[in-house]
RNA sequence: GCCCAAUUAGCUCAGUGGUAGAGCGCCUGGCUGUUAACCAGGAUGUCGCAGGUUCGAUCCCCGCAUUGGGCG
Numbered sequence: 001g002c003c004c005a006a007u008u009a010g011c012u013c014a015g016u017g018g019u020a021g022a023g024c025g026c027c028u029g030g031c032u033g034u035u036a037a038c039c040a041g042g043a044u045g046u047c048g049c050a051g052g053u054u055c056g057a058u059c060c061c062c063g064c065a066u067u068g069g070g071c072g
Base pairs, nucleotide, nucleotide: 001071002070003069004068005067006066007065010024011023012022013021018055026042027041028040029039030038048064049063051061052060
């Protein structure tokens, strides 16, 4: 230098054009002699950045950034 993949909640990851989700974690309450477990409820996201296409973009296209891998 070229190619490929990844980037979404605190963490691990879904979501392949129409309201952004799960598990774990966190908070509150219940239960319990207490803790844990269990039960109920709750909070948390400029979807890496910027532009384009579209009535509408996490999703499609272009560029950039970061991380990992491959080639030279």

This is a predicted structure of a 72-nucleotide RNA (transfer RNA) from a Candidatus Martarchaeota archaeon. The sequence is in RNAcentral, with records from ENA. The coordinates come from a structure-prediction model, not an experiment, and the mean pLDDT is 80.